Context: one part of a larger RNA
RNA sequence: GAUUGAACGCUGGCGGUAUGCUUAACACAUGCAAGUCGAACGCGAACGUACCUUCGGGUGCAAGUAGAGUGGCGGACGGGCGAGUAACGCGUAGGAAUUUGCCCAGUAGUGGGGGACAACAUGUGGAAACGCAUGCUAAUACCGCAUAUGCCCUACGGGGGAAAGCAUGGGAUCUUCGGACCUUGUGCUAUUAGAUGAGCCUGCGUCGGAUUAGCUAGUUGGUGGGGUAAAGGCCUACCAAGGCGACGAUCCGUAGCUGGUUUGAGAGGAUGAUCAGCCGCACUGGGACUGAGACACGGCCCAGACUCCUACGGGAGGCAGCAGUGAGGAAUAUUGCACAAUGGGGGCAACCCUGAUGCAGCAAUGCCGCGUGUGUGAAGAAGGCCUGAGGGUUGUAAAGCACUUUCAAUUGGGAGGAAGGCCAAUCAAUUAAUACUUGAUUGGAUUGACGUUACCCACAGAAGAAGCACCGGCUAACUCCGUGCUAGCAGCCGCGGUAAUACGGAGGGUGCAAGCGUUAAUC
Numbered sequence: 001g002a003u004u005g006a007a008c009g010c011u012g013g014c015g016g017u018a019u020g021c022u023u024a025a026c027a028c029a030u031g032c033a034a035g036u037c038g039a040a041c042g043c044g045a046a047c048g049u050a051c052c053u054u055c056g057g058g059u060g061c062a063a064g065u066a067g068a069g070u071g072g073c074g075g076a077c078g079g080g081c082g083a084g085u086a087a088c089g090c091g092u093a094g095g096a097a098u099u100u101g102c103c104c105a106g107u108a109g110u111g112g113g114g115g116a117c118a119a120c121a122u123g124u125g126g127a128a129a130c131g132c133a134u135g136c137u138a139a140u141a142c143c144g145c146a147u148a149u150g151c152c153c154u155a156c157g158g159g160g161g162a163a164a165g166c167a168u169g170g171g172a173u174c175u176u177c178g179g180a181c182c183u184u185g186u187g188c189u190a191u192u193a194g195a196u197g198a199g200c201c202u203g204c205g206u207c208g209g210a211u212u213a214g215c216u217a218g219u220u221g222g223u224g225g226g227g228u229a230a231a232g233g234c235c236u237a238c239c240a241a242g243g244c245g246a247c248g249a250u251c252c253g254u255a256g257c258u259g260g261u262u263u264g265a266g267a268g269g270a271u272g273a274u275c276a277g278c279c280g281c282a283c284u285g286g287g288a289c290u291g292a293g294a295c296a297c298g299g300c301c302c303a304g305a306c307u308c309c310u311a312c313g314g315g316a317g318g319c320a321g322c323a324g325u326g327a328g329g330a331a332u333a334u335u336g337c338a339c340a341a342u343g344g345g346g347g348c349a350a351c352c353c354u355g356a357u358g359c360a361g362c363a364a365u366g367c368c369g370c371g372u373g374u375g376u377g378a379a380g381a382a383g384g385c386c387u388g389a390g391g392g393u394u395g396u397a398a399a400g401c402a403c404u405u406u407c408a409a410u411u412g413g414g415a416g417g418a419a420g421g422c423c424a425a426u427c428a429a430u431u432a433a434u435a436c437u438u439g440a441u442u443g444g445a446u447u448g449a450c451g452u453u454a455c456c457c458a459c460a461g462a463a464g465a466a467g468c469a470c471c472g473g474c475u476a477a478c479u480c481c482g483u484g485c486u487a488g489c490a491g492c493c494g495c496g497g498u499a500a501u502a503c504g505g506a507g508g509g510u511g512c513a514a515g516c517g518u519u520a521a522u523c
Base pairs, nucleotide, nucleotide: 001523002522003521004520006519007518008517009516010515013370014369015368016367017366018365019363020362021328026326027325028324030323031322032321035073036072037071040070041069043067048061049060050059051058052057080281081280082279089206090205091204092203093202094201095200098198099197103194105192106191107190108189109188110187111145113143114142120135121134122133123132124131125130151160152159153158165186166185167184169182170181173180174179207253208252209251214244215243216242219241220240221239222238223237224236225235226234256278257277258276259275260271261270262269263268283304284303285302286301287300306317307316308315309314334360336359337358338357342356343354344353345352346351373403374402375401376400383394384393385392386391407464410458412456413455417450422444423443424442425441426440427439428438429437467512468511469510470509471508472493473492474491478507479506480505481504482503488495489494
C1' cells in the first nucleotide's frame, strides 16, 4: 500500500446493490417448513330442499362437498451444516463387469377367474399413547389360470415368467335399462433403443511431524462355493506365503475438496464466507425395512445421554429447515408478506401444497452514486489567536445582495415485471359423426406479494443534512498558554528535569470525508 463475513471509539443526510453466529455439530418454548389425487376404491357428516313434529328433533332426496380409511405418486428433490474424513474423499484423465421411477421413440399384448383386509358396526382393555375380539365390504390393493413377438435359464431336448382399469361423447343394433358396442384420450404389462441420474475400477495430483521405522493374518494371491444391479477377500472353506515401506509404509497431529477469493509485475504466498460442482452428517452409536433410488434431517427398530407427560402400570421428543429463545462471545438481523413471477411435488384439469423462491423489515457491514448549496461581496466589519504594538491571520470566510431547488418533505399522475389459465367463435386433425378431444387463429372478461413501486409533473423555502484523525523525523501540516522526568505520549527512533512545533488546551494548518481512526488478520 492492498484486502476483510470483521469488532471497538467518535460521528452520521439520501439512494442503489451485495452481505450478515467466523464462537457451543451447545440446549431449545411456540408457529410454520411435504403433500396431493374423487378421472383407482368403498363409506360419508354439516349446509340445502321436501315432509312430519311432542319444537328437542326425525325421515326422504340431492350434492357424493368436509372428513377419516384402502390405493397411487411424491416424502432419496428442494433447504441446512462442516462434526467426521489425509481418503479414489476431491481435482483431472481414462475404463468395464452394471442399474435407471418419471421422460422420448419402437414392437407385441391388455383374455378369464378367485379369496381377503381397512374404513364401518358391535363388544371390550388403557390415565394416555395406543390397542384387542367378532362380523360386513370395494378397488388401478392381493393371488392363481390362459397366452408369450420379444425376454430369462439351458446339458440345446426343453423349461420359466405379465397385465387394470378409468374418463368424454355417440348414429344404428342388442339390453337384465346398469350397460354391451363404437370412438377418442389416458393408464397397465412385456421388451428394445435413447436421454438423464446413479453405483464401481484405475493412472497422476492433493497439509505437518522421523524427537513416529518397521507395518500387515482376510493380511497378499489361487481354486470351489456364496453374495450383489454389477468386477472384486465383498464373504466363506481349502491351498500357497505372500503384500506395503527412506520415491517415507505404519503411527501422531491438523483439515471437508474444488471452481474460485485475496495479495503480488510475475513466480509465489495466504485462504476456501456469500454463489456454483462434488463429498460427508442429521441428539450419540448400531441396524435393516420399503422403494427405480435411502441404509432415509422433519420414516421405522434397538441401545445410550438429556428433556417432558403420567392415574407410576407406561408413554412422548430431536431447529446443523425459516423465524425466534437461552447460553457462549469482541460480534452477526423479523416469532414479517405472497405464491403475482421462476422452479418443484401431486392432479386430465381447475387447483392444492411449497419459510425453495420472490419480496419487505433491521445493520454505514462492504462497494457504487448523489447531496449538505451557487454567484457576487473589502468597511479586508466584529470576535478569536499571534504580535517586534506598526500590524499579521482566521478571510470572500461571514453579514449583505442576486439566483437555483438535486435529495429529503407535501400533492397528483403512473409503466414494466403478465406469460398463462378461463369463456366464446372459426379452421384443421381424429372419427361413422357437424359429437368429444387436441392443435392453431381471433375476440371477451380477468390474474401483482412487492406497492403510497420505478419514473414523471407540480409546490414552498437555503430552507432539513459534517465529521474524524493528524501536524518532532519517517510523513503532508506551527505558534501561544499550562505542566515541570510530574501528569502524560509512543508504530520505530524517542519526547517531558521552567521558554516542550513530541504531554494537555487554544488559535491556525494538513489529510480523508458520511465517514474517519484504532485493534485483529493475510499478502
This is a predicted structure of a 523-nucleotide part of an RNA (small-subunit ribosomal RNA, 5' domain) from an uncultured prokaryote.
Its mean pLDDT, the model's own confidence on a scale to 100, is 87.